This is a predicted structure of a 359-nucleotide RNA (Bacterial RNase P class A) from a Pseudomonadota bacterium. Its Rfam family is "Bacterial RNase P class A". Rfam classes the family as a ribozyme. It is recorded under the gene name rnpB. The prediction has a mean pLDDT of 78.
This record gives sequence, structure tokens and C1' cells, in this order.
RNA sequence: UGAGUUCGCCGGGUGGUCGCGCCGAGGCGUCAACGGACCUCGGUGAGGAAAGUCCGGGCUCCACAGGGCAGGGCGCUGGGUAACACCCAGGAGGGGCGACCCUACGGAAAGUGCCACAGAAAACAAACCGCCUAACGCGAGGGCAUUCUCGCGAGGCAAGGGUGAAAAGGUGGUGUAAGAGACCACCAGCAGCCGGGUGACCGGCUGGCUUGGCAAACCCCGCUCGGAGCAAGACCAAAUAGGAAGGCUGAGAGGUGGCCCGCUGAGCCUUCGGGUUGGUCGCUUGAGGCGACAGGUAACUGUCGUCCCAGAUAGAUGACCACCAUAAACAGAACCCGGCUUACGGGCGGACUCAACUA
Repeated sequence: UGAGUUCGCCGGGUGGUCGCGCCGAGGCGUCAACGGACCUCGGUGAGGAAAGUCCGGGCUCCACAGGGCAGGGCGCUGGGUAACACCCAGGAGGGGCGACCCUACGGAAAGUGCCACAGAAAACAAACCGCCUAACGCGAGGGCAUUCUCGCGAGGCAAGGGUGAAAAGGUGGUGUAAGAGACCACCAGCAGCCGGGUGACCGGCUGGCUUGGCAAACCCCGCUCGGAGCAAGACCAAAUAGGAAGGCUGAGAGGUGGCCCGCUGAGCCUUCGGGUUGGUCGCUUGAGGCGACAGGUAACUGUCGUCCCAGAUAGAUGACCACCAUAAACAGAACCCGGCUUACGGGCGGACUCAACUA
């Protein structure tokens, strides 16, 4: 200098003019008074994702959510956390020259099932081409002969070829009629033992020689999950309002939103004719932000100090001008919080890797 990896941060600023929501203080000419409207002043006012609504919690109601069945979710190990499918640290496998990245990563020796096409065979193995004829039978030929050669039958083999995503451990040797873990060495895998580690797992020794793949197929094992959601839920006011008819009901209405039990315990359903569809609370002080110190490799936690930082309900958070070279990207709170994922113009910082060059 170029190419790259990873972690963290920012997401316009300053000034001016006008405007809006919420909170507080003050004013009081007008609406009788309170409140509110109105006026003045001060404070405050979107995000890193407020988004998707995909996970996990808080909160509320239904038993203080209890038992069984069914069903769902998660799935290497240890830790963090209110909890998680998240985060941190590690193991194993895979990718990259490397920094580093990726992984639904329990069990296939409990059972069932599947493995298209091709192929002999896709799992209690099998034999298309091929190799063999030691031992057995028949035939032919040669030779004086012990016997030799060839063909067929009956058989042996799985080395080689071929098929396939995958072929019954791999490579080399011994051995043999030809072969084969039949035997040997090394490697892979399995089992046992020993050692290390909290553990996943790692290392060593020994053994018999060997067991295909798929569980994002059923299934098995372990852990875990009750349902509904702020239109939850509580209260006030208004309404001719405790309307009419029929049906069910303590021999249990209705609720507990998969089913059964259990619990609760007086209403419910259909039709007709009507009314109200306003307000208050929930609502933002919270697993909260920032700083220091301490513990921990880290995620995170503890102590102390300090700060208060939107709360609307047709829904405020905006518009214009000037300068910063230019002001732009994705995008707008609606009960709250922790994550994940996705979108995003541009900018800043730390650590590290590779290549080339220079000293």
C1' cells in the first nucleotide's frame, strides 16, 4: 500500500421563525362557581431497528392452574439469566493459506419402516462379467506309464470389472486351486481397562476381528409446556332498561377455549322490539439508564453514587430558512421487558490475518 476477518459505537449538528402532544407554575377580561376551555412562562417529547409478531417472561382474568390422556417444543457439555429456541466459554465434525467462520450436534447393537433409477445384490446378503478345478462325476485327446491337457456337470471364490449417492472395514503383505481378517503390520471403527478433565471429550494399553445409510420417517430416551390476552381486566355515568314470548336448569345453568377428572355454583339459549356505544384507572419508576469499585476468561452479577428519560386515543413528536462541500438511508411508540430475524445512505474507533514493497 492492497485484500480481508472480527468486536464495539454513531444514525445529522448549530442558529432563527412558526406549529403540536404531555407535565408543572401563574393569570382570570369572557363562559355563575369548581373543573375545564382560553392566555403567558418553564420543562419534556420515537428507534437501532419503534418493524416482522418468530421465541421467552412480567402483568391481568379464568382453581393460588391441581391429576390423567392426547398433543406441541427443545436436544453435544458447562455456565449466565426472571426465562428462552437467546448469550458466554468449551468439545466434536466441516470449510478457509490465515485472522476466523458454519453445524436441528441425544439414540440406527429396543422395535417397525424406507433406500428412486441403475445394479447380481440396498442388509438374516448376493453372483452379471470374471477367477479357480486341489478334492467329486462324465466325455474327448496325448503318452509305455506314474499321469497330463481340454470340455461339460457338480462345486469353490469375491481379488478385479461393471452399477450406484451409498456395495458388507481400508492399504500393503503372507497364504491359496483361486480366494477370503484365514493370518500379519499400520490405519479407521467397536468393546473393556488405565490415566487426564466438573463434563462433552481426549490420550494410552489390551481384545475379538467389523457392526451400511436415513430418526428435518414412525419411534425410544431426557428436559419442558394449562388457556386467553391491555378490545386483558376494574370502576363511574348514561340509556323507558329489572322489556316480551318460548325452551333448558341444584337429577347442576354457565365458566374453567383439545378431551376426561377435579374445581366453581345460578343462570343460560333462541326469537321479537329497543337503548348506549361517553369518561376514569390499568399507563409507564422499570428484571430501568449512566458512572465508579469489586467478583468472573466471558456472558453476567453485587455494592455504592447519581438521574427520571413519550404516554397519545383519531391518535403529538412537525414545517420552512441559513451555514456545515451534501442532509440524505431504513423507517414512526400504542401494556411493558429480554432476545432473534429482517431493512438500512453514510461515518468513527479497537484488535487481528494474508500478500507485495521499502528501511